[in-house]
Context: one part of a larger RNA
RNA sequence: CUGGGCUUAAAGGGUGCGUAGGCGGGACCGUAAGUGUUCUGUGAAAUCCCACAGCUCAACUGUGGAACGGCAGGGCAUACUGCGGUUCUAGAGGCCAGUAGAGGUUGCCGGAACUCUAGGUGUAGCGGUGAAAUGCGUAGAUAUCUAGAGAACGCCAAUGGUGAAGACAGGCAACUGGGCUGGUUCUGACGCUGAGGCACGAAAGCGUGGGGAGCAAACAGGAUUAGAUACCCUGGUAGUCCACGCCGUAAACGAUGUGCACUAGAUACGGGAGGCUCUGACGCCCUCCGUGUGUAAAGCAAAAGCAUUAAGUGCACCGCCUGGGGAGUACGGUCGCAAGGCUAAAACUC
Numbered sequence: 001c002u003g004g005g006c007u008u009a010a011a012g013g014g015u016g017c018g019u020a021g022g023c024g025g026g027a028c029c030g031u032a033a034g035u036g037u038u039c040u041g042u043g044a045a046a047u048c049c050c051a052c053a054g055c056u057c058a059a060c061u062g063u064g065g066a067a068c069g070g071c072a073g074g075g076c077a078u079a080c081u082g083c084g085g086u087u088c089u090a091g092a093g094g095c096c097a098g099u100a101g102a103g104g105u106u107g108c109c110g111g112a113a114c115u116c117u118a119g120g121u122g123u124a125g126c127g128g129u130g131a132a133a134u135g136c137g138u139a140g141a142u143a144u145c146u147a148g149a150g151a152a153c154g155c156c157a158a159u160g161g162u163g164a165a166g167a168c169a170g171g172c173a174a175c176u177g178g179g180c181u182g183g184u185u186c187u188g189a190c191g192c193u194g195a196g197g198c199a200c201g202a203a204a205g206c207g208u209g210g211g212g213a214g215c216a217a218a219c220a221g222g223a224u225u226a227g228a229u230a231c232c233c234u235g236g237u238a239g240u241c242c243a244c245g246c247c248g249u250a251a252a253c254g255a256u257g258u259g260c261a262c263u264a265g266a267u268a269c270g271g272g273a274g275g276c277u278c279u280g281a282c283g284c285c286c287u288c289c290g291u292g293u294g295u296a297a298a299g300c301a302a303a304a305g306c307a308u309u310a311a312g313u314g315c316a317c318c319g320c321c322u323g324g325g326g327a328g329u330a331c332g333g334u335c336g337c338a339a340g341g342c343u344a345a346a347a348c349u350c
Stems, first nucleotide, its partner, number of pairs: 004321003007304002012318001014200004021193003025088007033081002035077008049065006091190001092187003095183005103176007110153001114150008125136002161168002205246006214240002219235004257317006266295001271289005277283001299306002323350003332343004
């Protein structure tokens, strides 16, 4: 100097957009910065190394050489990298025509169920459990009919679909993002990744104002029990819902970063395109693209397993790991109304 890893052993950032940076397609011309070669100058002496020599040897010393890994300048070379220019279309993007979808935002509407309130009918119980009791009911409950309010959307429904992730499901409309397929009309490397940064980000929680049916932390009561701060039962407040603003975390999981290329087959499903058969296609067969799932070869792997959606073979870039505990803690900084988040040790100990 080179050399290790990250599905499950420690380790992929929750997700995207993107700044700097790193890396970057084909052809030609120029340049010669990197690069290569050669020459010149310099690189003090001593030291180190080599050879010889002098003190009887050695240490030591002397002479000569090499080295001084470097720097500067000149000449030459031009494969690769860089820089400048021209050009191309295979990457990337635009355009046109289609297409599937719980993708997003807002508004309006709907039916089933539940509970309460008001009213009608009606009478003695209802409810609940392993069994009970607390609870509700003659101030008329339970049951049944009518009206209103809140929240969630059965079947369809899937091993299904969409989205960057979180996530998204009654119906309709408006606005709106992305994907895929076909055409090959345009631009001409415009690309990949991405430290900082910015945005989004379940649930719980927080602030202000609404709303509040059901459910239900806390809390109360009844049971159970040796006890029962629980499991079961009767109640029940925050919360769950809406608007606006915070919080910024999750087993934010595929515990698997993103992009590109390559690497056996066979098979099922979904969307689209083309072809064949056909009166027609909703059928059959073949081909292509995309997406999801299950097997499985090579290869990989400690194994389980992964296997064209790689955990295979490579390249580019980012993030992260380095024994267990102490500790995702203290201190400091920073963000937050707070709760707390982010960054992040050490002593000591095994």
Molecule: small-subunit ribosomal RNA, central domain
Organism: metagenome